SAM riboswitch aptamer (S box leader), 95 nucleotides, folded computationally.
Its mean pLDDT, the model's own confidence on a scale to 100, is 85.
RNA sequence: CGCUUAUCAAGAGUGACGGAGGGAACAGGCCCGUUGAAGUCCGGCAACCUGCAAAUGUAAGGUGCUAAAUCCUGCGGAGAACCGAAAGAUGAGUU
Numbered sequence: 001c002g003c004u005u006a007u008c009a010a011g012a013g014u015g016a017c018g019g020a021g022g023g024a025a026c027a028g029g030c031c032c033g034u035u036g037a038a039g040u041c042c043g044g045c046a047a048c049c050u051g052c053a054a055a056u057g058u059a060a061g062g063u064g065c066u067a068a069a070u071c072c073u074g075c076g077g078a079g080a081a082c083c084g085a086a087a088g089a090u091g092a093g094u095u
Stems, first nucleotide, its partner, number of pairs: 002094007013042001015041003021032003026074004043066003048062003051058003070087001075084003
């Protein structure tokens, strides 16, 4: 990198450093940001895998996450709400 599979409407900071960008990519929107973005650390959330106790908990370890539905639309169905797909993210497994 590819493939398989599960999940993606809940939850999580008045912290420290840092300094202007950020919300995956492209397009169109809409937002967040000097009342401090990204990033790092700490804290926190969650419970996919392992562990422990046991059929449901726990949160020790490995990840992950910590504005807005995966921020919304982009393809198909539907009058719309909405449903499905694609793409993406994360875990576990696998060539």